[in-house]
Context: one part of a larger RNA
RNA sequence: UGACGGGGGCCCGCACAAGCGGUGGAGCAUGUGGUUUAAUUCGAUGGUACGCGAAGAACCUUACCAGGGUUUGACAUAUAGAUGACCGAUUUAGAGAUAAGUUUUUCGCUUGCGACAUCUAUACAGGUGCUGCAUGGCUGUCGUCAGCUCGUGUUGUGAGAUGUUGGGUUAAGUCCCGCAACGAGCGCAACCCCUACUAUUAGUUGCCAUCAGGUAAAGCUGGGCACUCUAAUGGAACUGCCGGUGACAAAUCGGAGGAAGGUGGGGAUGACGUCAAGUCCUCAUGGCCCUUAUGUCCUGGGCUACACACGUGCUACAAUGGGCUGCACAAAAGGUAGCGAACUCGCGAGAGUAAGCCAAUCCUGUAAAACAGCCCUCAGUUCAGAUUGGAGUCUGCAACUCGACUCCAUGAAGUUGGAAUCGCUAGUAAUCACAGAUCAGCAUGCUGUGGUGAAUACGUUCCCGGGCCUUGUACA
Repeated sequence: UGACGGGGGCCCGCACAAGCGGUGGAGCAUGUGGUUUAAUUCGAUGGUACGCGAAGAACCUUACCAGGGUUUGACAUAUAGAUGACCGAUUUAGAGAUAAGUUUUUCGCUUGCGACAUCUAUACAGGUGCUGCAUGGCUGUCGUCAGCUCGUGUUGUGAGAUGUUGGGUUAAGUCCCGCAACGAGCGCAACCCCUACUAUUAGUUGCCAUCAGGUAAAGCUGGGCACUCUAAUGGAACUGCCGGUGACAAAUCGGAGGAAGGUGGGGAUGACGUCAAGUCCUCAUGGCCCUUAUGUCCUGGGCUACACACGUGCUACAAUGGGCUGCACAAAAGGUAGCGAACUCGCGAGAGUAAGCCAAUCCUGUAAAACAGCCCUCAGUUCAGAUUGGAGUCUGCAACUCGACUCCAUGAAGUUGGAAUCGCUAGUAAUCACAGAUCAGCAUGCUGUGGUGAAUACGUUCCCGGGCCUUGUACA
């Protein structure tokens, strides 16, 4: 100087407390461990692995296994030589890769050179093989915590100290005051984006107040751009104003005005560093290893196994509910190998036909919970839906291993969950539905969107994590 302490002081955080809802019990989904297996590819493993890499394993993917092939190679460049094709079509054998045939068939010209392709040979290719403890890049975590340093000066024999400590204050090393310090940098804040109010500009594909026409109805039409909205540029919030407290400060408490008040709400943004943290299987890369195989092609299988254990979720156990009927209101997003209206058929998943739309125009597209009425009356039930049988639909060469969905039948566990444990402070939790990426098909996951919409916070003694000062130390 640090680190540590079941030392002290001050302070903060859904850290506790106060509340609301869960997990832990059940069934299923999914990931992991274990076991099994020819293979169940590999990685991730306290917090910081376990719906993680994977924004989607039937083939492909695919890296694994079995079998069948191949060796200048599936892919790149170069040199030398040889050939004139290659591609396409087609026959046979085969699980296919492939093998053997049939057919078709080059170009520029300076006439032996070039282009292109194939073959042979040689350099080489290739490796999701090893090492993340050789690395780059990227990422997690402490932590959006308020810290981490430097120059000059001063001080100490020196390591170092000072500044950065102290008194206040703040979300903040934020600001003020003091001070052997004076300044500065990286962080904080602000600058950026969205959202809340408003003005201007613009007015179609959006909108419809006024005028006119018109309909079963409808901005449907003329017309208009006021309003809504769209999307560009501005304004607006700064402790600016008033009062109290305070050290005449910084600031803080209350108030006014205001759409918004003290960082308005949310996002992006992650200092010096820590964990030899993670990744050589995104990519790049040193070294090592393989080179008739650890490369590469193909068929089939596996990654989907199942006594069990754990994590994360979904659905429930019901009456604040279930069923039936009627009926209202979104936001955001996507669409041409696409979204697909209307109509017809089907109980339905869907099918047939097909308008419009490269989209503020057309389509996905009826939002659902809510609200109104009726039935059920506390039961393993008109709760719950697993499992199983049958019949189908769709995608796709192909749904056996191993897809999703529909209909009929079947109707399991489950009556609120031990010890323990998680999230959340407001348009939040809870609850309800919608969309998107990936994607032929496949979502209870993920990422977004809106609808309805709470309770509680006395407080900081305690648990956990962190910051500052100080103290002890046989630790570095």
A computed fold for a 476-nucleotide part of an RNA from an uncultured bacterium, annotated as small-subunit ribosomal RNA, 3' major domain. Its Rfam family is "Bacterial small subunit ribosomal RNA". Its mean pLDDT, the model's own confidence on a scale to 100, is 83.